[in-house]
The RNA shown here (small-subunit ribosomal RNA) has 1446 nucleotides and comes from an uncultured Bacillota bacterium. Its mean pLDDT, the model's own confidence on a scale to 100, is 85.

């Protein structure tokens, strides 16, 4: 907001209109009929009917007058912080229609008007004029028990104003009829009931960044107004009223019973139901009325919508439905008045979107079903799987049974009381008959039959109950918090399984809970957030002992109230429940009455223990002011004196030959007061330090005279308040922000130096802060001790003991998260104040107050974070400390980094340059041998059960070997050669073919793994059991004192023991001995040669290789602790672990390796597997690592020619001899090796070279050769001749080594066909240096700090750049609300004046009629009683109203 409905009713108040019916009358018309007459046209009389009409009556309908009701019921929550609401009271300050009780009354008159009729205006809505009429409409009069007003008197009562009652007098106001006479009404008065009005106590939101508000304001007198008190309103008078116990302002909000939550206290909310309030498009207003300022009444203004003939009109769903819009979202334009209730009516009855019902929505609560029993060692299927199985799962199938609900058929309510009619009844009422159901053929009941029709949603990482698979791969996604996802995800998605709830289940929002996380119950403030910088003190709060009184708090009793519903308990009704009914409890509150008196409080009295006063003492950097003093610094003057002074890590700036510094004397000035001095004293805090004087505050001790609770704390307030800073004026020696210069430095707006202004000082005035700290508010009491010190006192001969006050340390109980505190509490109590409530934003912004300014005080939010923080623990770290190691530095020797080459790597390139290794700890590493092979890479050609393993079927008899053809080869085609056993079926073995299981992968993941390895580190550490300590992490042991190479050992110790490490045991080497004596050896003996241990012989020596001895700080001395041990010495081949090796704790590095091997998962399957040929791993502008060779004379070359060790050799080492310049070749002895061979060692010695790119150096290149091998082009090694490059000792930087080491020299071996400058071994020659531990690096122990814990390669701060978010400022601008003032001003109300209208009423006038006497209001005069106290005048100096007195 379209449309419909939601408030009407009464004819028993009244007059009409219309319709119908009845009766009567009449005229008119029509029809009909009887009689008479008839001129036959018709006429007269009479009857009946219809229509019209008049009157009367009846029934019905309608508008109007009149009455009652439209103020209830229904809706909504805008406004309202208020006597609105709740609760308890008050009205002596009130109302009250309808209902009820009682009493009394209801008499006589009068004039209008609507409707109607007529005319007129308007589109309409509506209106005007004329005329008629009625009443329970309106008006006048009478009467008045009672009522109202005034006056007088009397009685009683109240907290006050005052109230109630009685008597007398005066004045005033009523009514309505109708009737069948039963009744229904009307008026007055008093009472009751229901309902309302007003006032008061108490209670009920937030903000103080709202602190002052108020002029009808507060009160009074008089009045107006109202039902009624009141400043509600008005005149006058006074200047009050409210506010820190929160006024005013702002924001928010209907209040309550109750509802949700909670153990409770409390917190949140105010739907449904019930009570109250407020509102009805917005704002204003009154009218009517018993009641309204009136949801479906009126007027005005405004916005909006609609109609219109443009002149004007109409409207108000926050009634029920319904529509549009808005929104995440909320229903039918239903049925009925049958019941309940309401309005009207005598009643019948009418009206009722109140209400009763129905419809829609799992929105909520409750009940029920979707089946029940049996049914396998367990089907199919799904999922998982260790492939065995497990699970869905008795679940299904199948058998038996049941039938709620639904569907079908049949039956079928209660809810009904009442009403009408008749009869009876004195009144209430009784009896009989008839009749009333929207829901609804609904609830409910019965029957037959069928398991038939009926399950979903969320979750399964922890919290939290429930786990697997696959997919995905920081993607897609999840997420309440922590957090999941980057290739094995119980966390994402899907599936299987599982858990939870179930016609529901999840999500979101909100509230309470958990949260003792605003703490009343029930918290805190030393360091976590939190004690005010300090004091004085108003209000407030708290307060010693005794007695008496009061009774506010308090307690107990009773009464009233605390509506109903709700909640709880009991009982009952719907099959049960939800729901409903009945009874009880409760409603913790408020009020009243009469009590109690312990405690708190009040009043009165007393006391001295708290507090204070007086007196006697002494202590003190307490404060203020004035004066005085010496030392020092600086400056000035003068003297002496000369070349510097000063300053620093070192310097420079600076000062100085114009004479500084130094030194002496004199003078000036300012500031501060050495020693005393203290761990000391004083003060409220800040703070106070030379001496003297004056003034002055406080504390303490002693004594016990006085006061008599005088006390404590303290919001606001006031005062004080370091330093810096500000204002005005002084002062200014030293010091010294800013500033200047010099240094330092990458820079150095710093640290250091030279100067230096403000300031520092004084006076006065501001500021008001601080790590103003004991990070600890003040007061009082109580609770073990020990030890100092300051002041005072007592006792004592003294030493010393005791008491009070202050100030320290240690420590017990207790407290504390711990650290710690501990009579000076952070312990146990009491009182008061202040403050805290996650971190950041921020002590910021805005506002206010203060300030001259600087700034201070008060003090947020948005936004943002999953923490910020305390104490303690273990580590790690430190340009922290202590102790101590290591070729760590230092001291030395030799290198690398420069050159050429070799080799590895990066990079680049490439078809491929396979892969791995990346600081130390990758880079001559995996490689102890890449031409093919290797080989994993690339190109090309081939294979597909495969190069290799196991299983099946069929075929063959071979396999091996040989041959031919094609081909680059792999391979393909073909030929030759023909197995074993047998029961004769076949079997074994091998080959081939086929098919399927499978093989195969150096494909991925070393961040899924085993194993192995590197590294810290041969460092001396790492742990455990029990005990003890700690709330705990954890500590102790393992720390400490010594000592060691060592956690090695000794001593000590709340620890006592033990394990893994260290050491030792093992190997090797150094000395000796024993055993053994060939292939080794040769001293002695013999033989013997061209030459040799060559031979005999021997086993002494050497050697070989087996065993044993030896070294243990055992001995001496010194030191130490009578220890461990250290130093020195003796002896010894060797000393204090003799040298070397093997051996590597708990752990660290997600260290390395999936390409040694193994292995989970993933991936490939005519290829990511396999075979082959060729290529590549060997590339080359560069860069790095590791090496070799050099640059030369400690060398090169030549000549001669000594001395090793350890190894290796049969597909091998290969001698002699021969050839070749040589590599090498020929040769083949010997040797399976202490036998033979490799084999020669080299450096060494002698000679030449003479400092040069060389007689150094050898790269590169040419030519010619050798060797291995199927094959040296890519791509081997070696030789000869020739060539002869760079390089003349290597920048920054960097490596190794402490003795048989470095350096230097050669030899061997593994791999290996060949290929070494690499690697692993061997011996020869053979040094220098170590003061020492400050520094660099690494490490060990103790300790300390820590904001680190991926652990300093950590953590973390600020500027700047860009984007975005939030907030502040901003020239301003726009809007809202409010205040004050003024102007215009609708409706309306009140008042004044005027005009107009006006029947009844009043008055006047005029006319008329009737009638007769009455005597009114009022006036005058007089009299008496009573009432009354004015003008005026006088006084009071003045002083309002008002009050009191005179």
């Nucleotide at each position: 907001c379209a449309u419909g409905c939601a408030a009407g009713u009464c004819g028993a108040g009244c007059g009409g209109a219309c319709g119908c019916c009845u009766g009567c009358g009449c005229c008119g018309u029509c029809c009909u009929u009887g009689c008479c007459c008839u001129u036959c046209g018709g006429g007269g009389c009479g009857g009946g009917g219809a229509c019209g009409u008049g009157c009367a009556g009846g029934c019905g309908u309608c508008a109007g007058c009149g009455g009652c009701g439209g103020a209830c019921g229904g809706g909504u929550g805008a406004g309202u912080a208020a006597c609105a609401c709740g609760u308890g009271g008050a009205c002596a300050a009130c109302c009250a229609a309808c209902c009820u009780u009682a009493u009394g009354g209801u008499c006589c008159g009068g004039g209008a008007u609507a409707a109607g009729c007529g005319c007129c205006c308007g589109a309409a809505a509506g209106g005007g004029c004329g005329u008629c009429u009625a009443a329970u409409a309106c008006c006048g009069g009478a009467u008045a028990a009672g009522c109202c007003c005034c006056c007088g008197c009397c009685g009683c009562c109240g907290c006050a104003u005052g109230g109630c009652g009685g008597c007398g007098g005066g004045g005033g106001a009523a009514a309505a009829g109708u009737u069948c006479c039963g009744g229904c009404g009307c008026c007055a008065u008093a009472g009751g009931a229901c309902g309302g009005g007003u006032c008061c106590g108490c209670g009920c939101a937030u903000g103080a960044u709202u602190a002052g508000c108020u002029u009808g304001u507060u009160g009074g007198c008089g009045g107006g107004g109202u039902a009624a008190a009141g400043g509600c309103c008005c005149a006058c008078c006074a200047a009050g009223g409210c506010g820190a116990c929160g006024a005013u302002c702002a924001u928010u909000a209907g209040c309550c019973g109750g509802c949700c939550u909670g153990a409770g206290a409390g917190g949140g909310c105010g739907a449904u139901c019930g009570g109250c309030c407020a509102c009805a498009u917005u704002g204003g207003g009154a009218c009517u009325g018993a009641g309204a300022c009136a949801c479906g009444g009126c007027c005005c203004a405004a916005a909006c919508u609609c109609c219109u003939a443009c002149g004007g009109g109409a409207g108000g769903c926050a009634g029920c439905a319904g529509u549009g819009g808005g929104g995440a979202a909320u229903a039918u334009u239903g049925c009925a008045c049958a019941a309940u209730g309401g309005g009207c009516g005598c009643a019948a009855g009418c009206c009722u979107g109140a209400u009763g019902c129905a419809g829609c929505g799992a929105c909520g609560c409750c009940g029920c079903g979707u089946g029940a029993g049996g049914g396998a060692a367990g089907g199919a299927g799904g999922c998982c799987u260790u492939c065995g199985g497990g699970u869905c799962g008795u679940a299904a199938a199948c058998c038996u049974c049941u039938a709620u609900c639904g569907a079908u058929g049949g039956g079928g309510a209660a809810g009904a009381a009442g009403g009408c009619c008749g009869c009876c009844u004195u009144a209430g009422g009784g009896c009989g008959g008839c009749u009333u159901g929207a829901c609804g053929g609904u609830a409910c009941c019965c029957a037959a039959g069928c398991a038939a029709g009926a399950a979903g949603c969320c979750c399964c990482g922890g919290c939290u109950a429930a786990c697997u698979a696959c997919g995905u791969g920081c993607c897609a996604g999840c997420a309440g918090c922590c957090g999941c996802g980057g290739u094995a995800a119980c966390a994402c998605g899907u599936a299987g399984g599982g858990g939870g709830c179930g016609a529901g289940c999840g999500u979101u929002a909100u509230c309470c809970g958990g949260a003792a996380u605003c703490a009343c119950u029930g918290g805190g403030u030393g360091u976590a957030a939190a004690g005010g910088g300090u004091g004085a003190g108003c209000a407030g709060c708290c307060g010693g002992c005794c007695c008496g009184c009061c009774a506010a708090g308090u307690c107990a009793u009773g009464u009233g109230u605390g509506a109903a519903a709700u909640u709880c308990c009991g009982c009952g009704g719907c099959u049960u429940a939800a729901c409903c009914g009945c009874g009880g409890a409760a409603c913790c509150g408020c009020a009243c009455a009469a009590g109690a008196a312990a405690c708190u409080g009040g009043c009165g009295g007393g006391c001295u223990a708290g507090a204070g006063u007086a007196c006697g003492g002494g202590a003190g950097a307490g404060g203020u002011a004035a004066g005085c003093g010496g030392a020092a610094u600086u400056c000035c003057u003068u003297g002496u004196g000369u070349a510097g002074c000063g300053g620093u890590g070192a310097a420079a700036u600076g000062c100085g030959u114009a004479g500084a510094u130094a030194u002496a004397a004199g003078g000036a000035a300012g500031a501060a007061c050495a020693c005393c001095a203290g761990u000391g004293g004083c003060g409220a805090a800040g703070g106070c330090g030379g001496c003297u004087u004056a003034c002055u505050g406080g504390a303490c001790c002693g004594c016990g005279a006085c006061u008599g609770a005088c006390g404590g704390u303290g919001a606001g307030u006031c005062a004080c308040g370091a330093a810096a800073g500000c204002g005005u004026g002084g002062g200014g020696a030293g010091c010294g922000a800013a500033c200047a210069g010099g240094a330092u430095u990458a820079g150095a707006u710093a640290c250091c130096c030279u100067g230096g202004u403000a300031g520092u000082c004084c006076a006065c005035g501001c500021c008001g802060u601080a790590a103003a700290c004991g990070a600890u508010g003040c007061u009082g009491g109580c609770u073990a001790g020990g030890u100092g010190u300051c002041g005072g006192g007592g006792c004592g001969a003294g030493a010393g003991c005791c008491c009070c006050g202050g100030u320290g340390c240690c420590g017990g109980a207790g407290c504390u998260a711990a650290c710690g505190c501990a009579a000076u509490a952070a312990g146990c109590c009491a009182g008061c104040c202040a403050c805290c409530u996650a971190g950041g934003g921020a002590g910021u912004a805005c506002g206010g107050c203060c300030g001259c300014a600087a700034g201070g005080c008060u003090g947020a939010a948005a936004c943002u974070u999953a923490a910020a923080g305390g104490a303690a623990u273990u580590g790690a770290c430190g340009g922290g400390g202590g102790c101590c190691c290591g070729c760590a530095c230092a001291a030395g020797c030799g290198g690398u980094g420069g050159a050429g080459c070799a080799u590895g790597u990066g990079g680049u390139u490439u078809a491929a340059u396979u892969c791995g290794a990346c600081g130390c700890a990758a880079c001559g590493c995996g490689a102890a041998g890449a031409a093919c092979c290797u080989u994993a890479c690339c190109a090309a050609g081939g294979c597909u059960u495969g190069a290799c393993a196991u299983g099946g079927a069929c075929c063959c008899g071979g396999c091996c070997g040989g041959c031919g053809c094609g081909g680059a080869g792999a391979c393909g085609c073909g030929c030759c050669u023909u197995c074993c056993c047998u029961u004769c079926g076949g079997g074994g073995c091998g080959g081939g073919u086929c098919g399927c299981a499978c093989a195969g992968g150096u494909g991925g993941u070393g961040c899924a793994u085993g194993g192995u390895u590197g590294u810290c580190g041969u460092c001396a550490g790492c742990u455990c059991g029990u005990g003890u300590c700690g709330u705990g992490a954890g500590a102790u042991g393992u720390u400490g004192g010594g000592u060691u190479a060592a956690g090695u050992c000794c001593c000590g110790c709340a620890a006592c023991g033990a394990g893994c490490g260290c050491a030792a045991c093992c190997c090797u080497u150094g000395c000796c001995c024993c055993u053994a004596g060939u292939a080794g050896c040769c001293a002695g003996c013999a033989g013997g040669u061209g030459g040799a241990g060559c031979u005999g012989g021997g086993c002494a020596c050497a050697c070989u290789a087996g065993g044993g001895g030896g070294a243990c700080u055992g001995c001496c001395g010194u030191g130490g602790a009578g220890a461990a041990c250290a130093c020195g010495g003796a002896g010894g081949a060797a000393g204090g672990c003799g040298g070397g090796g093997a051996c590597g704790a708990u752990g660290u590095c997600a260290a390395a390796u999936c390409a040694u091997c193994a292995u989970g998962c993933c991936c490939c399957u005519u290829a990511u597997g396999c075979c082959u040929u060729g290529g590549g791993c060997c590339a080359c502008a560069c860069a790095c690592g590791u090496g070799c060779u050099a640059c030369a004379a400690u060398g090169g070359c030549g000549c001669a020619g000594a001395c090793a060790a350890a190894g290796u050799g049969a597909a091998g080492c290969g001698a002699a001899g021969g050839g070749g310049c040589g590599a090498c070749c020929c040769g083949g002895a010997g040797c399976c090796a202490a036998c033979c061979a490799c084999g020669a060692a080299a450096a060494g010695g002698c000679g030449c070279c003479c400092c040069a790119g060389u007689u150094c150096g050898g790269a590169u290149u040419g030519c010619a050769g050798g060797c291995u091998g199927c094959a040296a082009c890519c791509c081997g090694c070696c030789u000869g001749c020739a060539u002869g490059a760079a390089g003349u000792u290597g920048g920054a930087a960097u490596c190794g080594c402490u003795a048989g080491u470095a350096a230097u020299c050669g030899c061997g071996a593994a791999u290996c066909a060949g290929c070494a400058c690499g690697u692993c071994g061997c011996g020869g020659u053979g040094a220098a240096u170590a003061c020492g531990u400050u520094c660099c690096c690494g490490g060990g122990c103790c300790u300390u700090g820590u904001a680190c814990a991926c652990a300093c390669c950590g953590c973390c701060c600020g500027u700047c750049a860009c984007a975005c978010c939030a907030c502040g400022g901003g020239a301003g601008u726009c809007g809202g609300a409010g205040g004050c003032g003024c102007c215009c001003g609708a409706a309306g109300c009140c008042g004044g004046c005027g005009a107009c209208c006006g029947a009844a009423c009043c008055g006047g006038c005029u006319g008329g009629a009737a009638u007769c006497u009455a005597g009114a209001a009022u006036c005058u005069a007089g009299a008496a009683a009573c009432u009354g106290g004015a003008a005026u005048c006088c006084g009071g100096a003045a002083a309002a109203a008002c009050c009191g007195a005179g």